[in-house]
This is a predicted structure of a 72-nucleotide RNA (transfer RNA) from Candidatus Woesebacteria bacterium GW2011_GWB1_39_10. It matches the Rfam family "tRNA". By type it is a transfer RNA. Gene Ontology term of the family: triplet codon-amino acid adaptor activity. Rfam describes the family as follows. Transfer RNA (tRNA) molecules are approximately 80 nucleotides in length. Taxonomically the source falls in Candidatus Woeseibacteriota (Bacteria, Bacteria candidate phyla).
RNA sequence: CGGGGACGAGUUCGACGGUAGAAUGCUCGCUUUGGGAGCGAGAGGCACCGGGUCCAAUUCCCGGGUCCCCGA
Numbered sequence: 001c002g003g004g005g006a007c008g009a010g011u012u013c014g015a016c017g018g019u020a021g022a023a024u025g026c027u028c029g030c031u032u033u034g035g036g037a038g039c040g041a042g043a044g045g046c047a048c049c050g051g052g053u054c055c056a057a058u059u060c061c062c063g064g065g066u067c068c069c070c071g072a
Stems, first nucleotide, its partner, number of pairs: 001071007010024004018055001026042005048064005
């Protein structure tokens, strides 16, 4: 310098143009002598930034940023 990928809950990820879910972690309760496991309930994300398209954008388009991979 060229090409590709990723960016979302504490962490790892799914899905999708129409209120963003799961697993795990966290909190509380039940259970246990206690812990763990199990069961139930709950809290927690305006989605990397800016712009555009659209009635409506996390999603589509453009630009930028950070990280990873490949090539030179």